[in-house]
The RNA shown here (transfer RNA) has 72 nucleotides and comes from a Candidatus Berkelbacteria bacterium.
RNA sequence: UGCCGGGUCGUCUAGCGGUAGGACGUCUGCCUCUGGAGCAGAAGAUCGAAGGUUCGAAUCCUUCCCCGGCAG
Numbered sequence: 001u002g003c004c005g006g007g008u009c010g011u012c013u014a015g016c017g018g019u020a021g022g023a024c025g026u027c028u029g030c031c032u033c034u035g036g037a038g039c040a041g042a043a044g045a046u047c048g049a050a051g052g053u054u055c056g057a058a059u060c061c062u063u064c065c066c067c068g069g070c071a072g
Stems, first nucleotide, its partner, number of pairs: 001071007010024004018055001026042005048064005
């Protein structure tokens, strides 16, 4: 430098252009002799950045940034 893959709640991970879900964790309550177990519920990500397309973009296009791999 080129090519490929990836970047989404605290962490991991889904997401045919139409309300961003799940698990763990956290918090609250219940249960219990106790709770780190079990049960119920809640909060929490405008999606790496900036533009573009579109009625509508995490998703499509462009240029960048970061991580990994391959090639030189």
Rfam family: tRNA. The organism belongs to Candidatus Berkelbacteria, within Bacteria. Model confidence (mean pLDDT): 82 of 100.